RNA sequence: CAUGUAUAAUCGCAAACCGUUCGAAAGGACGGGACGCAAAGCCAGGAGUCUAAAGCGCCGUAUUAGCGCAAUGAUCGUCCGACUGCCAUG
Numbered sequence: 001c002a003u004g005u006a007u008a009a010u011c012g013c014a015a016a017c018c019g020u021u022c023g024a025a026a027g028g029a030c031g032g033g034a035c036g037c038a039a040a041g042c043c044a045g046g047a048g049u050c051u052a053a054a055g056c057g058c059c060g061u062a063u064u065a066g067c068g069c070a071a072u073g074a075u076c077g078u079c080c081g082a083c084u085g086c087c088a089u090g
Stems, first nucleotide, its partner, number of pairs: 001090004012037002017032006035077001041083001043081001045080003048075003055069004
């Protein structure tokens, strides 16, 4: 540097669901729990997806409510890319 052969070794992570908690939501954190993962380590840079509080528009006498638009929100366990790393083989 390339590859991932396998009930392998060493060390890890932890979906759904449940509890507590933060958040408008998506979702996050912690504990339990394991469907899976050889980068399921890490960075929201590109694409995708999810959400729509504030904002703008519509509706409406008006407020609430409702509808539409739209990330600045979220997701790296959707994909690509950057960076770092274990083991084995070459």

The RNA shown here (c-di-GMP-I riboswitch aptamer) has 90 nucleotides and comes from Paenibacillus donghaensis. Taxonomically the source falls in Paenibacillus (Bacteria, Bacillati, Bacillota, Paenibacillaceae). RNAcentral holds the sequence, with entries from Rfam.